[in-house]
RNA sequence: AGAGUUUGAUCAUCGGCUCAGAAUCAACGCUGGCGGCGUGCCUCAGACAUGCAAGUCGAACGCGAAAGUUUCCUUCGGGGAACAAGUAGAGUGGCGCACGGGUGAGUAACACGUAGGUAAUCUACCUUUGGAUGGGGAAUAACAACCGGAAACGGUUGCUAAUACCGCAUAAUGCAGCGGCACCUAAUGGUGACAGUUGUUAAAGCGGGGGAUCGAAAGACCUCGCGUCUGAAGAGGAGCCUGCGGCGGAUUAGCUAGUUGGUAAGGUAACGGCUUACCAAGGCCACGAUCCGUAGCCGGCCUGAGAGGGCGGUCGGCCACACUGACACUGACAUACGGGUCAGACUCCUACGGGAGGCAGCAGUCGGGAAUUUUGGGCAAUGGGCGCAAGCCUGACCCAGCAACGCCGCGUGAAGGAUGAAAUCCCCCGGGAUGUAAACUUCGCAAGAACGGGAAGAAUAAGUAGGGGCCAAUACCCUCUAUGAUGACGGUACCGUUUGUAAGCUCCGGCUAACUCCGUGCCAGCAGCCGCGGUAAUACGGGGGGAGCAAGCGUUGUUCGGAUUUACUGGGCGUAAAGGGCGCGUAGGCGGUCAGCACAAGUCAGUUGUGAAAUCUCCGAGCUUAACUCGGAAAGGUCAACUGAUACUGUGCGACUAGAGUGCAGAAGGGGCAACUGGAAUUCUUGGUGUAGCGGUGAAAUGCGUAGAUAUCAAGAGGAACACCUGCGGCGAAGGCGGGUUGCUGGGCUGACACUGACGCUGAAGCGCGAAAGCCAGGGGAGCGAACGGGAUUAGAUACCCCGGUAGUCCUGGCCUUAGACGAUGGGUACUAGGCUGUGGGCUUGACAUGGGCUCCCAGCCGAAGCAAAAGUGUUAAGUACCCCGCCUGGGGAGUAUGGUCGCAAGGCUGAAACUCAAAGGAAUUGACGGGGGCUCACACAAGCGGUGGAGCAUGUGGCUUAAUUCGAGGCUACGCGAAGAACCUUAUCCUGGGCUUGACAUGUGCGAAAGCGGUGGGUGUUGUAGCUGCCGGAAACGGCCAGCGAACCCGCAAGGGGGACCCACUACAGGUGCUGCAUGGCUGUCGUCAGCUCGUGUCGUGAGAUGUCGGGUUAAGUCCCAUAACGAGCGAAACCCUUGUCUCCAGUUGCCAGCGGGUCAAGCCGGGGACUCUGGAGAGACUGCCGGUGUUAAACCGGAGGAAGGCGGGGAUGACGUCAAGUCCUCAUGGCCUUUAUGCCCAGGGCUGCACACGUGCUACAAUGGCGUGAACAAAGGGACGCAAAGUCGCGAGACCCAGCAAAUCCCAAAAAACACGCCCCAGUUCAGAUCGGAGGCUGCAACUCGCCUCCGUGAAGUUGGAAUCGCUAGUAAUCGCGGGUCAGCAACACCGCGGUGAAUGUGUUCCUGAGCCUUGUACACACCGCCCGUCAAGCCACGAAAGGGAGGGGCGCCCGAAGACGCCUUCACCGGCGGCUACGGCGAACUUCCUGAUUGGGACUAAGUCGUAACAAGGUAACCGUA
Repeated sequence: AGAGUUUGAUCAUCGGCUCAGAAUCAACGCUGGCGGCGUGCCUCAGACAUGCAAGUCGAACGCGAAAGUUUCCUUCGGGGAACAAGUAGAGUGGCGCACGGGUGAGUAACACGUAGGUAAUCUACCUUUGGAUGGGGAAUAACAACCGGAAACGGUUGCUAAUACCGCAUAAUGCAGCGGCACCUAAUGGUGACAGUUGUUAAAGCGGGGGAUCGAAAGACCUCGCGUCUGAAGAGGAGCCUGCGGCGGAUUAGCUAGUUGGUAAGGUAACGGCUUACCAAGGCCACGAUCCGUAGCCGGCCUGAGAGGGCGGUCGGCCACACUGACACUGACAUACGGGUCAGACUCCUACGGGAGGCAGCAGUCGGGAAUUUUGGGCAAUGGGCGCAAGCCUGACCCAGCAACGCCGCGUGAAGGAUGAAAUCCCCCGGGAUGUAAACUUCGCAAGAACGGGAAGAAUAAGUAGGGGCCAAUACCCUCUAUGAUGACGGUACCGUUUGUAAGCUCCGGCUAACUCCGUGCCAGCAGCCGCGGUAAUACGGGGGGAGCAAGCGUUGUUCGGAUUUACUGGGCGUAAAGGGCGCGUAGGCGGUCAGCACAAGUCAGUUGUGAAAUCUCCGAGCUUAACUCGGAAAGGUCAACUGAUACUGUGCGACUAGAGUGCAGAAGGGGCAACUGGAAUUCUUGGUGUAGCGGUGAAAUGCGUAGAUAUCAAGAGGAACACCUGCGGCGAAGGCGGGUUGCUGGGCUGACACUGACGCUGAAGCGCGAAAGCCAGGGGAGCGAACGGGAUUAGAUACCCCGGUAGUCCUGGCCUUAGACGAUGGGUACUAGGCUGUGGGCUUGACAUGGGCUCCCAGCCGAAGCAAAAGUGUUAAGUACCCCGCCUGGGGAGUAUGGUCGCAAGGCUGAAACUCAAAGGAAUUGACGGGGGCUCACACAAGCGGUGGAGCAUGUGGCUUAAUUCGAGGCUACGCGAAGAACCUUAUCCUGGGCUUGACAUGUGCGAAAGCGGUGGGUGUUGUAGCUGCCGGAAACGGCCAGCGAACCCGCAAGGGGGACCCACUACAGGUGCUGCAUGGCUGUCGUCAGCUCGUGUCGUGAGAUGUCGGGUUAAGUCCCAUAACGAGCGAAACCCUUGUCUCCAGUUGCCAGCGGGUCAAGCCGGGGACUCUGGAGAGACUGCCGGUGUUAAACCGGAGGAAGGCGGGGAUGACGUCAAGUCCUCAUGGCCUUUAUGCCCAGGGCUGCACACGUGCUACAAUGGCGUGAACAAAGGGACGCAAAGUCGCGAGACCCAGCAAAUCCCAAAAAACACGCCCCAGUUCAGAUCGGAGGCUGCAACUCGCCUCCGUGAAGUUGGAAUCGCUAGUAAUCGCGGGUCAGCAACACCGCGGUGAAUGUGUUCCUGAGCCUUGUACACACCGCCCGUCAAGCCACGAAAGGGAGGGGCGCCCGAAGACGCCUUCACCGGCGGCUACGGCGAACUUCCUGAUUGGGACUAAGUCGUAACAAGGUAACCGUA
């Protein structure tokens, strides 16, 4: 310090949400070694068992035990005495109990903080100081006796003391009165020194010591100490008063009767309505009274760069409270936490008559809660109370215990240690990781345990010794020095010896440091935000590994920060949220000139005081360090007082004219109000002419019309609106204002300057104006026209269109007060480049006409700078500044609810929350899309030719069927497609059945030149292994192992051993047309042979991006030219390639044969030839090259010449960036998954050919441009040895037999067919058509049943040109005719791929349909229109509102009752008592207000796949939107 998240991407709002940080009186989860220092009921100010928390003094006073011990007496029951002991104990009295400790309920207040005042006050104990302490008296508790009561407690009588109580004396600088003096004060008044005077007010003793004197003694007396009384002062404390400061709500706007003031009195320590009587009518409030809600305040704490924001626990200061409410007493101080009285609630005791109690003290219990400790030790220290003191008391305090609750520190070892052990995980199988980590070696040691030692915290008291003071005194007493008891913690810290234990938690998709495997399969789950998970998940769960922190780590809550996201520092408002609809104007805020005068409030400077301590900061010190603690310094206020300065602001005074205003002279205007008035048009009425339609629409119909419409002419009536002029023109504050005339009236502008002299600007409240719609009352009503009726449209049509039509629109009066009331831009002032134009004035030049120049106001356009997110704005600012007002703070909920207020109503103004989402929104960019626009192209349409769709058959697909009908392909771009050949095989477990299991196929040290043999283990073999032949079972595969034949290595004499031979077993593995084409490669289709797609550098833009590639022409083309902030380049287009068309050259067999020769029935048959055709090599040729025209002098186009060919000559191959998760895992390859006596392999049979039906693609036809018969012509391109096969013979034929020739320019297939010529048929279901069926044959093949093709004979179906719709084709094309080939044993081929023959028609256009390209426009789309998206209804769930009512509070008001109590009055010697008003509690009543609940009801939010429609976004298919009904 920032980051993530709206988008396909961008910028901005930063607009919201979220994260990283710090903190915490925390809680929860997992884990947990030690120590130090801190902290620990935030919730029920709920209730409390038990113990303790305030006593002390015998040096104020009177009493006064017992147990026990000792002892005496005894009637043996007991009694007495001494000690215990003047002890315990209670009582009188004094001081304390008002401190200390707890809590934060109440309190918005002089409660707190800060600064002051008290001349309006008090103060026990303490300190300093003056004086005094004389002399008397009467009681009373304790105690005793008696009595009452359950108890608590009380009554009567009697005795007694005091530092208890009461008089008297004395007394002052006390208090009060009188009288003058000086000083101070604004004043009441205060201070001081006097000299006076009158009245009045005190006291208490106790203890220690003592020489002389007195006394019988006590004692007097002297002295000391303590106490007491009365003054004065101090310190500390307390009361009261005041300025200023610190919460929210206006959906709280008025509040107040002791209220505000005065007089008098009372009361208080003291001022005061504090209280009472009387008098007056005041006091507070928009600078927020009153009311409501919330809250103890501060030093400080947390956070923050700061300013701020949040908090007020521990520690410290102040306040308030003590079960709730009221009240007083005592006292120096209380309206008193552990005192009292009364009332109330609650708890307890009770003999039912009465009593007792108050943990928000320390522990502890219950309850509540996510949650907060021991019924501990000690007064050793610090502090407090009492006391002369010893001492006693002290849950204050000091310690210990519990809790990782926080902060701080330490440890869990350190060094060495590689064959990088084992194990685990990953793996490309090579290895890598955990990892020097471990083991191991050396070294070292916190906790605990055991043993031993062992602090500081302790200062002093009594006492003792010495010195000093006091004193008559060497007593006493005081004081100093030395010495001198006392430790809860605790045998703790610390030291030594031995032994010896201790790591977890979270995270690893991005933010954010850290990656892999397996499992799971939108499941389980995760998640702070974005978001992960639907079979390869770095995001879930586990393992391994890693990252971070560490005795902790995470989570949750809360606060600040980030957030400049409330903006004082430090924000905004044209379009993102946000300018009030407009004006007038009150308060308020702000305000011109004078180097004017004065003051000194603001402002500035200095000095002084204060801002407690602690905390924070700095410096230092002490605990081994740190936390912690201690010392010092500094800092901290919007503070106060005093002194000074006077520029600016302010205030007062004076002046000025530049702001503002008044007057004078002019001109413009739909400014306003009222009255009068005009013509055109619509409609209606009357009359005339006139006849069948009119009207209306996309097309119609409803409607009007023969009762005479529409049309047309004339006359009349009535209402509303004012064409042309009319303009980016005018006027007005806005709304708004438009025929003409008149009257009344407002404002602005210009020009000269006369006057006033800052009179100004803005403007909360308030007042007024305010389109349309709407409301009330009365008129008016022609046209138009919500509602409504009808006709259409439509799936529907409560709409759009049409025919009618009521309110309304109009006028008068009164309401309403809202609009997208918009420039989406508040008002004012000043300043900051210009150019062009218009309306209205003025000056000037001028020919007095158009004009030119200058200037003011207003209205527009374009633009510099600047501003702005951009688009834009730009002297009419959205620029630069100042002043004032209004408004905004994520979207939805919602301008809703509720309250208030206004309104006749409709409704307006003001105006939330719960809940919910992570976005909503702005501007611009690139695409895509549009029932937007422009330009252009294509057999896209049009113009034509021929088809398909109807029939039969073939073939593919769907569906159905089936044991199986294997699989794939699915709009165009699947469907005669994969399949260029399904009878078995093919073939795919597709089905049925049977069989095999290291396998049908491959590899596994190695040997060998290679072929080849092949791993491991075991076994077998001349007693016959392998192999071969035969046999048996079987459909075969396969099995049996019966018989025969029968190879058989090396070493060794042999036994035996080895082995590469054979058999069996085993292990890795083979295998899979099994799955995933959405994991992939490769290949392919399609857009599309469409003209596009990009890059480098530069430039523009904040950026996404743009430019280039746009524009003007042109082209088949982003082809080329011109222009140009672009210049170039690449992939495409074109060209290069093949083929075809012309010519030349070369070559000449198997091809050719013109000329020459030979030769045949005929024939290039032969010799020859290269001329020609042809073959196949090499070249030429075409380039808009030439001419004319058009065009921008261009590119190019049009026409022409020449030429075989002319503008790309024809055809082919060639397919940019990309799109469709297009197709293919069944061509092949391949990741992952699955299978392994089976999803592998083999075999037999079946199926893929199944048939009610539907679709696609074809063939053949329906006939005469034909069919049949006869005759007789002309190709090209191919194929051929497991082949093509001539000729010949046989057969009607398919074919058969037999073979010549040919591995092919040689031989064969091979006949080309249509065409042509002649003949028949004569328009019929035919001499058309040939399906189907019967019979007989042929061929291939192991085998034609399912299920082949062909031939012959017979049979002779549908079909007579095909509905809606739809396909192909622009020339050697369509159409038509045949020929060949591949696959292949054969063939379902009518398919596919090629070849040639014959050979047209039409168009020269782009309106429309389809598709495509470029530019532009709109967009709420980006999965991109097969998009997005709205509302009702239905379902679930959530929060909220209304609601008959119900319940619980709150504070007031009025009335009733009225305890205790002080006060007043009466009574009394006094107590007691009586009365009075005040008053808590309680009760009654009428209202207000808050919360909870409530049948039902209302809308709202949310929720993968519900219903109905299609409102919005494109011209969204009726432009959308605002207000209103």